[in-house]
RNA sequence: AGAGUUUGAUCCUGGCUCAGAACGAACGCUGGCGGCGUGCUUAACACAUGCAAGUCGAGCGGGAUUAGCAUGGAGCACAGAGCAGAGGGCAAAGGGUAGGUAGGAGACUCUAAGCACUAUGCUCCGUGCUCUAUGCUAAUUUAGUGGCGGACGGGUGAGUAACACGUAGGUAACCAACCCUAAAGCGGGGGACAACCCAGGGAAACUUGGGCUAAUACCGCAUAAGACCACGGACUGGGAUGUCUGUGGUAAAAGGAGCAAUCCACUUUAGGAGGGGCCUGCGGCCUAUCAGCUUGUUGGUGGGGUAACGGCUCACCAAGGCAAAGACGGGUAGCCGGACUGAGAGGUUGAUCGGCCACACUGGAACUGAGACACGGUCCAGACUCCUACGGGAGGCAGCAGUGGGGAAUUUUGCGCAAUGGGCGAAAGCCUGACGCAGCGACGCCGCGUGGAGGAAGAAGGCCUUCGGGUUGUAAACUCCUUUAGUAUGGGAAGAAGUCCCGGGUAACCGGGAUGACGGUACCGUAAAAAUAAGCCACGGCUAACUCUGUGCCAGCAGCCGCGGUAAUACAGAGGUGGCAAGCGUUGUUCGGAUUUACUGGGCUUAAAGGGCGUGUAGGCGUCCUGAUAAGUCAGAUGUGGAAGCCUUGGGCUUAACCCAAGAAUUGCAUUUGAAACUGUCAGGAUUGAGUCAUGCAAAGGAGGGCGGAAUUCCUGGUGUAGCGGUGAAAUGCGUAGAUAUCUGGAGGAAGGCCUGUGGUGAAGACGGCCCUCUAGGCAAUGAACUGACGCUGAGGCGCGAAAGCGUGGGUAGCAAACAGGAUUAGAUACCCUGGUAGUCCACGCCCUAAACGGUGGGUACUAGGUGUAGGGCUCGCAAGGGUUCUGUGCCGUAGGGAAACCAUUAAGUACCCCGCCUGGGGAGUACGGCCGCAAGGUUGAAACUCAAAGGAAUUGACGGGGGCCCGCACAAGCGGUGGAGCAUGUGGUUUAAUUCGACGCAACGCGAAGAACCUUACCUGGGCUUGACAUGUUAGUGGUAGGAAACUGAAAAGGGACCGACCUGUAGCAAUACAGGAGCUAAUACAGGUGCUGCAUGGCUGUCGUCAGCUCGUGCCGUGAGGUGUUGGGUUAAGUCCCGCAACGAGCGCAACCCUUAUCCUAUGUUACCUCGCAAGAGGGUCUCUUAGGAAACUGCCGGCGAUGAGCUGGAGGAAGGUGGGGACGACGUCAAGUCAUCAUGGCCCUUAUGUCCAGGGCUACACACGUGCUACAAUGGCUACUACAGAGGGAAGCAAGACCGCGAGGUGGAGCCAAUCCCUAAAAGUAGUCGUAGUUGGGAUCGGAGUCUGCAACUCGACUCCGUGAACCUGGAAUCGCUAGUAAUCGCGGAUCAGAGCGCCGCGGUGAAUACGUUCCCGGGCCUUGUACACACCGCCCGUCACACCACGAAAGCCUGUUGUACCCGAAGCUGGUGAGCUAACCCGCAAGGGAUGCAGCCAUCUAAGGUAUGGCCGGUAAUUGGGGUGAAGUCGUAACAAGGUAACC
Repeated sequence: AGAGUUUGAUCCUGGCUCAGAACGAACGCUGGCGGCGUGCUUAACACAUGCAAGUCGAGCGGGAUUAGCAUGGAGCACAGAGCAGAGGGCAAAGGGUAGGUAGGAGACUCUAAGCACUAUGCUCCGUGCUCUAUGCUAAUUUAGUGGCGGACGGGUGAGUAACACGUAGGUAACCAACCCUAAAGCGGGGGACAACCCAGGGAAACUUGGGCUAAUACCGCAUAAGACCACGGACUGGGAUGUCUGUGGUAAAAGGAGCAAUCCACUUUAGGAGGGGCCUGCGGCCUAUCAGCUUGUUGGUGGGGUAACGGCUCACCAAGGCAAAGACGGGUAGCCGGACUGAGAGGUUGAUCGGCCACACUGGAACUGAGACACGGUCCAGACUCCUACGGGAGGCAGCAGUGGGGAAUUUUGCGCAAUGGGCGAAAGCCUGACGCAGCGACGCCGCGUGGAGGAAGAAGGCCUUCGGGUUGUAAACUCCUUUAGUAUGGGAAGAAGUCCCGGGUAACCGGGAUGACGGUACCGUAAAAAUAAGCCACGGCUAACUCUGUGCCAGCAGCCGCGGUAAUACAGAGGUGGCAAGCGUUGUUCGGAUUUACUGGGCUUAAAGGGCGUGUAGGCGUCCUGAUAAGUCAGAUGUGGAAGCCUUGGGCUUAACCCAAGAAUUGCAUUUGAAACUGUCAGGAUUGAGUCAUGCAAAGGAGGGCGGAAUUCCUGGUGUAGCGGUGAAAUGCGUAGAUAUCUGGAGGAAGGCCUGUGGUGAAGACGGCCCUCUAGGCAAUGAACUGACGCUGAGGCGCGAAAGCGUGGGUAGCAAACAGGAUUAGAUACCCUGGUAGUCCACGCCCUAAACGGUGGGUACUAGGUGUAGGGCUCGCAAGGGUUCUGUGCCGUAGGGAAACCAUUAAGUACCCCGCCUGGGGAGUACGGCCGCAAGGUUGAAACUCAAAGGAAUUGACGGGGGCCCGCACAAGCGGUGGAGCAUGUGGUUUAAUUCGACGCAACGCGAAGAACCUUACCUGGGCUUGACAUGUUAGUGGUAGGAAACUGAAAAGGGACCGACCUGUAGCAAUACAGGAGCUAAUACAGGUGCUGCAUGGCUGUCGUCAGCUCGUGCCGUGAGGUGUUGGGUUAAGUCCCGCAACGAGCGCAACCCUUAUCCUAUGUUACCUCGCAAGAGGGUCUCUUAGGAAACUGCCGGCGAUGAGCUGGAGGAAGGUGGGGACGACGUCAAGUCAUCAUGGCCCUUAUGUCCAGGGCUACACACGUGCUACAAUGGCUACUACAGAGGGAAGCAAGACCGCGAGGUGGAGCCAAUCCCUAAAAGUAGUCGUAGUUGGGAUCGGAGUCUGCAACUCGACUCCGUGAACCUGGAAUCGCUAGUAAUCGCGGAUCAGAGCGCCGCGGUGAAUACGUUCCCGGGCCUUGUACACACCGCCCGUCACACCACGAAAGCCUGUUGUACCCGAAGCUGGUGAGCUAACCCGCAAGGGAUGCAGCCAUCUAAGGUAUGGCCGGUAAUUGGGGUGAAGUCGUAACAAGGUAACC
């Protein structure tokens, strides 16, 4: 940074799509480790369970526990003294036994010697212990009271379009607990209420009554520095509500700890810090299909209320306030720092972190408090859940975990207060799901690893292959080395100290010790072994990366273009390759690319887009000079622009991510000081912009009135007679009741000929006979006249606005929708004709649209010219006319512009100002809504859905029922045919076992086939063979081998084999022969074979346009380009043949010529030809014919005319031939996917005891029929018979065959001659003469019968020919159609190829030998130029609409149903406020007391008011019988509207 995609190609416009980056993501496949981050975007859905806000006993009274002390009581123990005294315990040695055993140690049991004794009971004294009661003291604890905190921290984003947020300010209108500083205080009293006790109610939650009591709880009194209130004074200031001050009045307090010092509390005041309330400027969403909104609304006065201003609230007064710079309404949304993207400007976004706001089940409300209208407080209403004894109660995870649900989707009911921070406390400390950590998830970013070095027999395997090989690939194996991570094991932190404890110190402080959730973690060391660790996507283009196989428009892919219908680099698999990598892809979203909303940075003639035109409001913009100002503008300074983030630099974790520090930046806002050019504003002046007046000029400018002529029609009358009219042709129609035609007169309406002109006027629509009246605008010149910026544009508004149409009333000659009839047609609701009503005309009123177009908005200025025309002025000239200037209107053209076409002083150029409009095509100028309209309808004006295009200009072709020029047996003019008959032949069809296959308009059809009885032969039936009928290789075998071959079987192929029986090379050998090899054969294996498929996989060959004159290239030039030029033009030609001209100059393939043949002559040659002689054999000759070869000749060369002095044409001469002499060969670039896989070759596919191969027979020859090509005829230009000349070109050895003889003949016998200018085929026929006499014949010969000949193994299916007999159709051929322009047509015969035989076909040859061509209008084909095109598969093209079917979205719709909102009314909880308060009432006052007062409470009333209800509207939405159009769909139906003059020009 661009790329793909509209076309045959091009340029442009324009949309769609891709490559990039990002994410709180999700899904698919895969998954080794670590660090740092991050994790309900959906249901502000519902929540089990646990925890998340407490703390202070140094405020207070109690309670509980513990300890101590004192006292009392009970019990126990001990000691001493005295008395009585059961009973058990310990245990040696020995014996035995379970069990066990390497050994040792040792268990249990029995016997029991022996040893030491007491337990216990009673009585007395003392001591100790335990329990208990009371009191005191101390410690711990805590339900209550009291204080502080629960307004922070944490969550969420529902609501909110708002001073909610951001930013900058204000508060002279405020609050302020805890903290800091300063000042002044803290006196003396009083009465209660919890707890507690007693008695009740209740299931519970809880609660009632009575009684006692403390305080830092509550209440009077005293005091008042200062504060506050009232009334004065002074000062400051823009402003007093501020400050200072005077007088009078009002209001305080609490204690606790400590031995103490003192500390912590308390009250008042002032200030500060931090925090808040309120107000203001500016800023940031969509919608006008929301245009008007508002009654506490806007303001004032006065009450009330608040911490505070304020309609915040109330009473009264006024009638205001907001709005196109968007009020009001609707939709959506928390805002910001920032994040993502981008070159930037911007766009999108608002997770995590940070600031602010709002909310806490939904709605309402207040209380307490410094602070709340309060997430884990209260009250009420509602919904929901739970408990219940049914009476009543309880609850609120949008705190942390967690559950269900929703969803594509988002974690553990973890550890710890060690750190940081918070609350309380004097402190210890307690609390803290804040926080610190850990767990889970590749969710993201970053880092590491999955080994490193060597290693070619380039292993095996895989894949491909042209079979040679290539590739995977140094990759592996193998050798050496290393050990990060992981595993095991040993050690092991920092984070911790300003805290606490101890010690020291007057103190500040110093020393020591204690305290770690993470965690035995990070980190360090050691051990072993390459050991444990790679996937995902892509590979047609965009876009890096290619092959094979399978599949066969199927299955499938696809982001766009598009792949897939038998050779798919696009599907699926495999191999290989590319990319990224613990990830890779997909999906979704955002920005980018997209200059595709364009501020930077777009457009509007034709691509989307100029309003139909004017006038003018708001707005925007605006001439010159002077002065002032300083709003914009510019500069400096100051404040602010929080932190984090981004950027730069440096530092810390091994690196990085991450973190830390500093700087820069924060483009903004405000304040302030300056500058004064420009813009603005104010003041003064000017005249050039603009306007005014005076004098003229032109004009279809507008409105009204009057007048006139021509023509059509009608009426009256005359003349006149049979038609008129109309059309492509007709008919309907009119006319003998007298039309048409013609003449006179009359009526009426409409329109304005000539003049008339890319002339005039008007803003546009538009305006046309003449005259009059009224009226608008324009132009030029002059007046040093006047005004003095008065200007330009113009959203809304207002006015005008063709035709058609509507309303009312007139009018109506012609024309003429609708309608009727006649034609046309397949139809013809059309085009054509005959009629004909609205309408067209007038008046008045509507409608308001057009392809209302110059498809070009208005204004101003500038930028070469030339040439017309209209109206003026000046000027030269006698005039004709010329010069110059202004205003209009055309054409051409430079620069410039434009995609091009084109525009070009009348811009689409260069600039400025203002308005309107556009943003892919369709849906659609449609729907809904609004406004306008009588209606028709107009205006404003979407979406769903659908497509990858739609489009503009130009290019090359092709095409046209477009044009011009030209050619061709193309037509015409002629001659002869075909189409009718019979036959031959080919084809279709049908038939068949098979009738093999191919060829299908011209350009298939007497074509492949120059020749099917067998063969051919490919087809059918039947019978055989399987390495094969044919080729090559390898291996093995094989001398009685290879080969030949008789019987026999068979239709043959084939089987069968008696018998016969080899060859070549080498070595050895005299030789016989032996060995080895070859050939042959046999067997096996590779393979052969295929007229099987695909001519749409191909080569080669061929047809055709077309022997038409075209098709191209190089260089140059033109064009952005496709492309053009050349090659067009003027002539000319058969020709792109030649000449001239020309931005072209040359060249190539074609044309022509060169080649062959034919026509004339010359030279040469001279047998077999020719000539002479001769009966012949033969001899002679070199003139001619002829043969062969070489030359000559023709070139518009010569002359006249025409033409341009050219090319050339025309006529003539000469000449055998004259304008290419005739004929042939020769076929440009290309077209038709033309033909051929069956000539041949060949890719791929298919068959392989058969789709190969051999054989016999059959078929290709069939036959209701249709077509093509021919032959023979229909007769007298003839038939028949007879007679008689003259050709050319060919062929001949498995051949042609003479003469002769036989046969009526086909032919036979026989064989001279000939390898051919010698011989033969070979007779040429049309000709001449005679006859027939117009008839189905003496025309015609089909068909059939009989008899034969020839070829051939073989003529049945199925040959040709001969003879005799038979004697069909046919008497000139409908529509239609073919050939031919001169030695041609027509006619006549002759030959050859193929071939055994077989042709009316084919290819050749000569004989006789015409007619006609005015001409290019028409038909067909072609060439060139031009034009139109919506065609490019190219008119056999493209394409439109209805109908039918399927699907999709949308509109309308009786109704039905949510949501939201308005209005009116009803009801009215809790609560605040107000009123009342006869009930109740400790503190204060009076009173001796009783009691009263004051105060307060309950209760009641009232205002406000949530939820709820009733009625009735608005709006959004859902649904619906039915209905409407729209879109899409493979082949449907009907027509053919459009594109060409699209066959009636199209369109609005």
Notes:
Predicted 3D model of a 1548-nucleotide RNA (small-subunit ribosomal RNA) from an uncultured bacterium. The sequence is in RNAcentral, with records from ENA, Greengenes and SILVA. Its Rfam family is "Bacterial small subunit ribosomal RNA".